[in-house]
RNA sequence: UUUGCAUCAGGGGAUGAAGUCCCCCAUAAGCGCCAAACCAGGCUAAUGACUUCUACCAGAUU
Repeated sequence: UUUGCAUCAGGGGAUGAAGUCCCCCAUAAGCGCCAAACCAGGCUAAUGACUUCUACCAGAUU
């Protein structure tokens, strides 16, 4: 480096963790949006969905 056999239920769903459910992928799935592409920028969100915790943001009360 090549070939054969056996074994392995894995990876992913734009920022953390747990549970449940759903979807996608092995030829991969997936790696946010706008603007620009010379310079210079703007915006949403911890979820695929639900519940909980943590972080962050805003407001109110003590």
The RNA shown here (Fluoride riboswitch aptamer (crcB RNA motif)) has 62 nucleotides and comes from Candidatus Riflebacteria bacterium HGW-Riflebacteria-1. It was read from a public genome assembly, where an Rfam model found it. The model forms 100% of the base pairs in the Rfam consensus. The organism belongs to Candidatus Rifleibacteriota, within Bacteria.